[in-house]
């Protein structure tokens, strides 16, 4: 050069056109303990790498760019 994968809260990772973007670790408060850890209950944190497009409706389908992994020459 070509060609697959993939990029979503601090981190891991679901959701493949449809109402508020799922859970889990971490973060806060409460509880409960003599204290601490564990636990339990509760809180907040993200418009999904960017641009454009296609639809009533885009995390998803198209397309360009940017990052990361891989194959192949």
């Nucleotide at each position: 050069g070509c060609c697959c994968c993939g990029g979503u809260g601090g981190c891991c990772g679901a959701a493949u056109g449809g109402a508020u973007a799922a859970g889990g670790c971490a973060g806060c408060g409460a509880c409960c303990u003599u204290c601490u850890a564990a636990g339990u209950c509760g809180c907040a944190g993200a418009g999904u790498a960017g641009g454009g497009g296609u639809u009533c409706g885009a995390u998803u389908c198209c397309u360009c760019u940017c990052c990361g992994g891989g194959g192949c020459a």